[in-house]
RNA sequence: GGGCCUGUAGUUCAACGGUUAGAACGGUAUUCUUAUAAAGUACAGACGAAAGUUCGACUCUUUCCAGGCCCA
Numbered sequence: 001g002g003g004c005c006u007g008u009a010g011u012u013c014a015a016c017g018g019u020u021a022g023a024a025c026g027g028u029a030u031u032c033u034u035a036u037a038a039a040g041u042a043c044a045g046a047c048g049a050a051a052g053u054u055c056g057a058c059u060c061u062u063u064c065c066a067g068g069c070c071c072a
């Protein structure tokens, strides 16, 4: 330099272009307990960035950013 793939919560992962972006673990509060653990309940927390297409975009297209793989 060229090609391909990936990017969603603190972590691991979902989500036919369409009703509130969900789950598990983790976190906070609370119930239970003499206390802790376990268990139950509630809460907080995310679409890498910017444009475009569309009535509507996490999803499709383009460009950037970050990471990985292959070729040279």
Stems, first nucleotide, its partner, number of pairs: 001071007010025004018055001027043005048064005

The RNA shown here (transfer RNA) has 72 nucleotides and comes from a Candidatus Microgenomatia bacterium. Rfam family: tRNA. From the family's description: Transfer RNA (tRNA) molecules are approximately 80 nucleotides in length. RNAcentral holds the sequence, with entries from ENA.